[in-house]
Molecule: SAM riboswitch aptamer (S box leader)
RNA sequence: CUCUUAUCAAGAGAGGCUGAGGGACUGGCCCUAUGACGCCCGGCAACCGCGGAUGAUUCCGAAAUGGUGCUAAUUCCAGCAAGGUGAAAGCCUUGAAAGAUGAGAG
Numbered sequence: 001c002u003c004u005u006a007u008c009a010a011g012a013g014a015g016g017c018u019g020a021g022g023g024a025c026u027g028g029c030c031c032u033a034u035g036a037c038g039c040c041c042g043g044c045a046a047c048c049g050c051g052g053a054u055g056a057u058u059c060c061g062a063a064a065u066g067g068u069g070c071u072a073a074u075u076c077c078a079g080c081a082a083g084g085u086g087a088a089a090g091c092c093u094u095g096a097a098a099g100a101u102g103a104g105a106g
Base pairs, nucleotide, nucleotide: 001106002105003104004103005102006101007100008099013041015040016039017038021031022030023029025079026078027077028076042071043070044069047067048066050061051060052059053058075098080095081094082093083092084091085090
């Protein structure tokens, strides 16, 4: 990097350092010097792993001293398709696509 698969409506500090940008992309709309991004500490969760049960790819449990992850806004919203509604603008619903994370494979 590619493929497969599961999940994405919950949860998580008004701490320290730093110092201008950030929210993947595009368009919106937002956050930001009452300090962003990043790093550290703290925290959340429980995908792998761990313990138990099971016919089971199923269920239950613990968790900080294991491997990740996450810690503004639903994956902030829409981006393609279908349907509903409306005079229109627009609004609503569903499914994809894209993206993120875990696990496995190449």